[in-house]
Context: one part of a larger RNA
Molecule: large-subunit ribosomal RNA, domain II
Organism: Acidimicrobiales bacterium
RNA sequence: GCCUGCGAGUUACGGUGUGUGGCGAGGUUAACCCGUGAGGGGGAGCCGGAGCGAAAGCGAGUCUGAAUAGGGCGUUCAGUCGCAUGCUGUAGACCCGAAGCCGGGUGAUCUAUCCAUGGGCAGGGUGAAGCGGGGGUAAGACCCCGUGGAGGCCCGAACACACGUCAGUUGAAAAUGGCGGUGAUGACCUGUGGAUAGGGGUGAAAGGCCAAUCAAACCCGGUGAUAGCUGGUUCUCGGCGAAAUGUAUUUAGGUACAGCGUUGCAUGUUCAGCCAUGGAGGUAGAGCACUGGAUGGGCUAGGGGGCCAACAAGCUUACUGAACCCAACCAAACUCCGAAUGCCAUGGCUCCAGAGUGCAGCAGUGAGUCCACGAGGGAUGAGCUUCGUUGGACGAGAGGGAAACAGCCCAGAUCGCCGGCUAAGGCCCCUAAUUCCAGACUAAGUGGUAAACGAUGUGGGAUCGCGAAAACAGCCAGGAGGUUGGCUUAGAAGCAGCCACCCUUAAAAGAGUGCGUAAUAGCUCACUGGUCGAGUGGUCCUGCGCGGACAAUGUAACGGGGCUCAAGUCUGGAGCCGAAGCCGCGGAAUCGUCAUCUUCGGAUGAUGAUUGGUAGCCGAGCGUCGUGUUUGGGGCGAAGCGGCGGGGUAACCCGUCGUGGACCGGACACGAGCGAGAAUGCAGGC
Numbered sequence: 001g002c003c004u005g006c007g008a009g010u011u012a013c014g015g016u017g018u019g020u021g022g023c024g025a026g027g028u029u030a031a032c033c034c035g036u037g038a039g040g041g042g043g044a045g046c047c048g049g050a051g052c053g054a055a056a057g058c059g060a061g062u063c064u065g066a067a068u069a070g071g072g073c074g075u076u077c078a079g080u081c082g083c084a085u086g087c088u089g090u091a092g093a094c095c096c097g098a099a100g101c102c103g104g105g106u107g108a109u110c111u112a113u114c115c116a117u118g119g120g121c122a123g124g125g126u127g128a129a130g131c132g133g134g135g136g137u138a139a140g141a142c143c144c145c146g147u148g149g150a151g152g153c154c155c156g157a158a159c160a161c162a163c164g165u166c167a168g169u170u171g172a173a174a175a176u177g178g179c180g181g182u183g184a185u186g187a188c189c190u191g192u193g194g195a196u197a198g199g200g201g202u203g204a205a206a207g208g209c210c211a212a213u214c215a216a217a218c219c220c221g222g223u224g225a226u227a228g229c230u231g232g233u234u235c236u237c238g239g240c241g242a243a244a245u246g247u248a249u250u251u252a253g254g255u256a257c258a259g260c261g262u263u264g265c266a267u268g269u270u271c272a273g274c275c276a277u278g279g280a281g282g283u284a285g286a287g288c289a290c291u292g293g294a295u296g297g298g299c300u301a302g303g304g305g306g307c308c309a310a311c312a313a314g315c316u317u318a319c320u321g322a323a324c325c326c327a328a329c330c331a332a333a334c335u336c337c338g339a340a341u342g343c344c345a346u347g348g349c350u351c352c353a354g355a356g357u358g359c360a361g362c363a364g365u366g367a368g369u370c371c372a373c374g375a376g377g378g379a380u381g382a383g384c385u386u387c388g389u390u391g392g393a394c395g396a397g398a399g400g401g402a403a404a405c406a407g408c409c410c411a412g413a414u415c416g417c418c419g420g421c422u423a424a425g426g427c428c429c430c431u432a433a434u435u436c437c438a439g440a441c442u443a444a445g446u447g448g449u450a451a452a453c454g455a456u457g458u459g460g461g462a463u464c465g466c467g468a469a470a471a472c473a474g475c476c477a478g479g480a481g482g483u484u485g486g487c488u489u490a491g492a493a494g495c496a497g498c499c500a501c502c503c504u505u506a507a508a509a510g511a512g513u514g515c516g517u518a519a520u521a522g523c524u525c526a527c528u529g530g531u532c533g534a535g536u537g538g539u540c541c542u543g544c545g546c547g548g549a550c551a552a553u554g555u556a557a558c559g560g561g562g563c564u565c566a567a568g569u570c571u572g573g574a575g576c577c578g579a580a581g582c583c584g585c586g587g588a589a590u591c592g593u594c595a596u597c598u599u600c601g602g603a604u605g606a607u608g609a610u611u612g613g614u615a616g617c618c619g620a621g622c623g624u625c626g627u628g629u630u631u632g633g634g635g636c637g638a639a640g641c642g643g644c645g646g647g648g649u650a651a652c653c654c655g656u657c658g659u660g661g662a663c664c665g666g667a668c669a670c671g672a673g674c675g676a677g678a679a680u681g682c683a684g685g686c
Base pairs, nucleotide, nucleotide: 001686002685003684004683005682006681011091012090013089014088015087016086017085018084019083020082021081022080023079026047027046028045032041033040034039051058052057061073062072063071064070094232095231097229101222102221103220104219105218106217112196113195114194115193116192117191118190119189120188121186123155124154125153126151130147131146132145133144134143135142159183160182161181163180164179165178166177167176198214200210201209202208235621236620237619238618239617240616245258246257247256248255249254259365260364261362262361263360264359265358266357267356270355272350273349274348275347276346277345278344279343285337286335287334291331292330293329295327296326297325298324302320303319304317305316306315307314368394369393370392371391372390373388374387375386376385377384399410400409401408414587415586416585417584419583420582421581425577426576427575428561429560430559434574436573437572438571439570440569441568447563453547454546457544458543459542460541461540462539463538464537465536466535474531475530476529477528478527480504481503482502485499486498487497510525514523515522588611589610590609591608592607593606594605595604596603597602622675624672625671626670627669628668629667630666631665632664633663640659641658642657643656644655645654646653647652
């Protein structure tokens, strides 16, 4: 891992609903007794029949109260005892799962410390005290030689330890092996026996160790501890169908109440949409009349500067500047104004649908997500976050489109069909359907990513210049003189810089547009004539393009191929394809209406609507085991098992052949240890 088996809402007693049955102003017994049993007895008690008040108490009333007032609760409405069933309380209460807490015991054969008694430490080195001798001294001290053999002394086996590294890591080993390392007469190592026990021991202290277990050992018990947590929870079909919100919470992944679902009963359009009429309101917008912000100008107190000045005063100012005036603005917490929608009420119309509302039983939900719209936070970021009595989808929704893609677009799947029409989206090939029609644009593979900004890309429109008295572009020629203007400067001559920018000759020519020189020179432009002969230049609006444009395996930013009067883009048109949408044909179910039948439960027919679905609520069934009654089968072959065939909307059922070799069905009723794929489920097998 697979297979087989086992594996989870039970039971008792209360409470409260629902269904059903008995009796009914009543209903019913409990313990217990009698009886083989069936059954009989047993009325104590309980519930109901009257309530109100804290109570005394009063009573269809009562309490409050001074009240004959008002108000509260009552007075109208049948109960009770079984059985079945929903939910709930108390119990382990659907099942499995802690870490833990407490009690009583068992452990010091491991290990920690201690006690008693034994054992062990090759060999080598160093050479303390003391002692002897000699020297030395007044005597010493002291020095030398020898002897001696001290030491938590030195080197190094056994022994003890465990610092490094390599290996091992489903190991040879649940701590080891190899090579090195440290101590090795000591606070040394070790045998045997003994002592200390769980909030206790022991600890040269690491929360270490106390039998491969230690921030409280192990075993059994309390015990099915508790688990607002995780996981799991077993047959079928049908009807309806949520929530991820509000308030509160030692509350935030829990819970209570409300909201939203379902079922029953009641009500019977009360709901909703639209129209009309009547209301409340301060948003969008706008405005500046208030509150604030904020720009320029005018006017002008005050302040600063200057002049003047002993003081006071005065004059002045391209300084500043309240208030006021003019102009132009800004605001969620500004409003002189002020919609559209929405909301409330009344009337009318439409509509009959799993509309509305009330009471009662049962829930689930209370982590939401994206898209569009209106807002706050954020960076007018986020597949970000928080709101909306805004809407949609997913959640719980399949199908078609978007290459792929919960939340986008289309569209809501009762079942069958090798029928038809459409939606979104598409129609060259992959790939169903046009290489369809008309007009235009794009040349960038733009289409098939992106901005500020940049550009004689190109189409359309508008407008202003110049132009047969010859424009624009090119070519030929001129482009002069006063003068090298003045200043400045070493120089400054059109062309470093400053000032001025005149006059003359002219067809025209700047006191000079650019290049250039040290300064001149030189080239060129403006401007003019000629040549040529028809358009040419500027600005604005607009369509489609261009640049701007850089990422990591490989084209890789059309799904691909491939596409250029398109297979791109815009405008108009004709067709077609395309879904579980709609239609057609056939079947089923649910609910309503009508008709017929009815043993009043219902059945049949016609007709209309409906039939996606998680949590969840409701309804109807299938199967397993057993019991009772009844009716059947079986050695001429039961159950079980295997093959084949058939039936039913499903759970399932039936037949037949083989195997097997002794029990097994149908109907009705009842009772459950009643249905397995999941729980890192349990046991076995492989």